[in-house]
């Protein structure tokens, strides 16, 4: 002393950017659940199986006709917060609880793992009461950056560990 390579900080996408939360609203739904009478006459119940362990002729599991009546998860407006790998999903590990043990399955948590720049629409499968929603695949046009070609208007292509300014041994701890 050059060069790659990182670091810092400050910011853009979009008025339908993400994600959390109060409050009211509607749907959930006149469902689950309780209970009354009849009519029947032994099984039922805890996700499966296997133990166990309530219940049940003082009538089990069912039909019918009545009375009484939710909530949760999702959804929509109005606010509030915190962001711009915002976040989301997959996998792996861990953990509590659900009668016990195995399977499963719900929840919660971490992850220097992998997958998506964002939002829309269709179409399949999943969740879900649902035609709301939402989560993965694909496919489609829009968009936001960046690269290349171009006089231009555009086209192509790539996509976040990424761009856009600014700092350069600071910055920050």
């Nucleotide at each position: 002393a050059a060069g790659a390579a990182u670091g810092a900080u400050a910011g853009a996408g979009g008025u339908u950017g993400c994600g959390c939360u109060u409050u009211u609203u509607a749907u959930g739904a006149g469902u689950a659940u309780u209970u009354u009478a009849u009519c029947a006459g032994a099984u039922g119940u805890g996700g499966c199986a296997g133990g166990c362990a309530c219940a049940g002729a003082u009538g089990a599991c069912g039909a019918u006709a009545g009375a009484a009546a939710a909530a949760a998860g999702g959804a929509a407006a109005c606010g509030g917060c915190g962001c711009c790998g915002a976040a989301a999903g997959g996998g792996u590990g861990g953990g509590a609880a659900c009668c016990c043990u195995g399977c499963a399955g719900u929840c919660c948590u971490a992850u220097a793992c992998c997958u998506u720049g964002g939002g829309c629409a269709u179409g399949a499968a999943g969740u879900g009461a649902a035609u709301a929603a939402u989560u993965u695949c694909a496919u489609g046009a829009c968009u936001g950056u960046c690269a290349u070609c171009g006089u231009a208007a555009g086209a192509u292509g790539g996509u976040g560990c990424g761009c856009u300014a600014u700092c350069c041994a600071a910055a920050g701890a």